[in-house]
This is a predicted structure of a 72-nucleotide RNA (transfer RNA) from a Minisyncoccia bacterium. The sequence is in RNAcentral, with records from ENA.
RNA sequence: GCGCCUGUAGCUCAACGGUAGAGUAGGUGUCUUAUACACACCCGGUUCCUGGUUCGAAUCCAGGCAGGCGCA
Numbered sequence: 001g002c003g004c005c006u007g008u009a010g011c012u013c014a015a016c017g018g019u020a021g022a023g024u025a026g027g028u029g030u031c032u033u034a035u036a037c038a039c040a041c042c043c044g045g046u047u048c049c050u051g052g053u054u055c056g057a058a059u060c061c062a063g064g065c066a067g068g069c070g071c072a
Stems, first nucleotide, its partner, number of pairs: 001071007010024004018055001026042005048064005
């Protein structure tokens, strides 16, 4: 330098173009003499950035940025 893949909650990951979810972490409560476990509830997001297409974009298109892999 070229090609491919990835970027979503603190972390690990989902999500046919139609209200962004789960697990875990955190908080509260129940339980317990107490803690832990278990159960219930709550808290959580400018979907990497900037534009474009569309009635409507995490999703499609273009250009960047970051990380990984391969080739040279």
It matches the Rfam family "tRNA". Gene Ontology term of the family: triplet codon-amino acid adaptor activity. Rfam classes the family as a transfer RNA. Model confidence (mean pLDDT): 84 of 100.